[in-house]
This is a predicted structure of a 351-nucleotide part of an RNA (small-subunit ribosomal RNA, central domain) from an uncultured bacterium. The full RNA is in RNAcentral, with records from ENA, Greengenes and SILVA.

Context: one part of a larger RNA
RNA sequence: CUGGGCUUAAAGCGCGUGUAGGCGGAUCUCCUCGUCGGCUGCUGAAAUCCCCCGGCUCAACCGGGGAACGGGCCCCGAUACGGGCGGUCUGGAAGGGGGUAGGGGGCCUGGAACUUCCGGUGGAAGCGGUGAAAUGCGUUGAGAUCGGAAGGAACGCCCGUGGCGAAGGCGAGGCCCUGGACCCUUACUGACGUUGAGACGCGAAAGCCAGGGGAGCGAACGGGAUUAGAUACCCCGGUAGUCCUGGCCGUAAACGAUGAACACUGGAUAGGGGGCUCGCCGAUGGGCUCCCUGUCGUAGGGAAACCGUGAAGUGUUCCGCCUGGGGAGUAUGGUCGCAAGGCUGAAACUC
Numbered sequence: 001c002u003g004g005g006c007u008u009a010a011a012g013c014g015c016g017u018g019u020a021g022g023c024g025g026a027u028c029u030c031c032u033c034g035u036c037g038g039c040u041g042c043u044g045a046a047a048u049c050c051c052c053c054g055g056c057u058c059a060a061c062c063g064g065g066g067a068a069c070g071g072g073c074c075c076c077g078a079u080a081c082g083g084g085c086g087g088u089c090u091g092g093a094a095g096g097g098g099g100u101a102g103g104g105g106g107c108c109u110g111g112a113a114c115u116u117c118c119g120g121u122g123g124a125a126g127c128g129g130u131g132a133a134a135u136g137c138g139u140u141g142a143g144a145u146c147g148g149a150a151g152g153a154a155c156g157c158c159c160g161u162g163g164c165g166a167a168g169g170c171g172a173g174g175c176c177c178u179g180g181a182c183c184c185u186u187a188c189u190g191a192c193g194u195u196g197a198g199a200c201g202c203g204a205a206a207g208c209c210a211g212g213g214g215a216g217c218g219a220a221c222g223g224g225a226u227u228a229g230a231u232a233c234c235c236c237g238g239u240a241g242u243c244c245u246g247g248c249c250g251u252a253a254a255c256g257a258u259g260a261a262c263a264c265u266g267g268a269u270a271g272g273g274g275g276c277u278c279g280c281c282g283a284u285g286g287g288c289u290c291c292c293u294g295u296c297g298u299a300g301g302g303a304a305a306c307c308g309u310g311a312a313g314u315g316u317u318c319c320g321c322c323u324g325g326g327g328a329g330u331a332u333g334g335u336c337g338c339a340a341g342g343c344u345g346a347a348a349c350u351c
Base pairs, nucleotide, nucleotide: 004322005321006320007305008304012319014202015201016200017199021195022194023193025089026088027087028086030084031083033082034081035078036077037076038075041073042072043071050066051065052064053063054062055061092192093189095186096185097184098183099182100181103178104177105176106175107174108173109172110155116150118148120146126137127136163170164169207248208247209246210245211244212243216242217241221237222236223235224234259318260317261316262315263314264313267296268295269294270293271292272291273290274289275288276287277286278285300307301306324351325350326349333344334343335342336341
């Protein structure tokens, strides 16, 4: 490089917005750039290869002639397809109107359970903890009880096999601001699409910087046990942290271990969000339909497990990635970061 691949064997970027580029709906006219046909001409150095003839006694080798030299250019022609200019169209896409559920940000508010701490009532010797204990707490009155006050964090039931979001993720209530989706309707724009190298943005937890906050929990650390030991598991404490504001970090089993978009291909069943419809009405139920989320399975696929209209089936387009194990996500260089470290990323050697 080619072929082949990427759920689990190596391999889908954590996710998005989007630049260049790639690819791109229906129809008509024109152009003829690609494309196709034709022909003569020019070019395609020589040598080499092939054919013929010749020279060294032959051959290798050498000389002469011919053919060939995939090809390129000019010219003439074709116009289906691709492309370009222009016109038209509505199916893709976007838009208008009505509605539904829910995502993000800010501010404010709330109650329960606590738990902890503080002060009080009242009471008397224990409490706590474990497999059993001990450290620990308690006569300066603990624990149990009652009511009071403070503070922080998290929001029970609703809660679901549920919903929303691109992903990370999002559960108290009210107000304000705000992105997207879906359903019904309309028929305005007229291909405005898709993917997306770079780039830019978002990105759990932990960690970092500055300032606050600190109830509970709790790395580190101290102590008590266990044990041969016990730098652990169990117990008593406990600092960072966990929380808030501003700024960094940029990672993950960031998982569906499954990139995005579009089209096509039997069914069954359950849940969620809409619409239409049937029964006189209501609760409610049935039928049809669009979107989302599960389960089972046909064909087909798959090494199998399994996937199976949300494909891992059948196709098209674009991007990313893989190429034996270890060495190694290491070294080095570059770049980003306050640091921790991130991204990019080898080789020797070895099996």